[in-house]
RNA sequence: GUGACGAAAAGGCAAACCUGCCGAAAGGCAGGGGCGCAAAGCCACGGGCCUACAGCUCAAGAAAUGAGCCAUGGCAGCCGGGCCGCCGAA
Numbered sequence: 001g002u003g004a005c006g007a008a009a010a011g012g013c014a015a016a017c018c019u020g021c022c023g024a025a026a027g028g029c030a031g032g033g034g035c036g037c038a039a040a041g042c043c044a045c046g047g048g049c050c051u052a053c054a055g056c057u058c059a060a061g062a063a064a065u066g067a068g069c070c071a072u073g074g075c076a077g078c079c080g081g082g083c084c085g086c087c088g089a090a
Stems, first nucleotide, its partner, number of pairs: 005088002012037002017032006035077001041083003045080003048075003055069005
């Protein structure tokens, strides 16, 4: 120096929930708030999960409406993978 590993120390992030905004929704952003996290830092490449505006199909039909399918939308705090990274005991 690097890898594994994760005691300590310095810190970091921020679940649920509440408020406001964006969005059809899932969800995202900001503030508050802390369940937790050694990558709970970043990336949708693989798997998985969520939503269904629009579109298609069906029912009924004047229309309204209902149901089903569907990602180009989303989840990195679901798993795998890739990249970067603080500290240094056993």
The RNA shown here (c-di-GMP-I riboswitch aptamer) has 90 nucleotides and comes from a Bacillota bacterium. The coordinates come from a structure-prediction model, not an experiment, and the mean pLDDT is 89. It was read from a public genome assembly, where an Rfam model found it. It matches the Rfam family "c-di-GMP-I riboswitch aptamer". Gene Ontology term of the family: cyclic-di-GMP binding.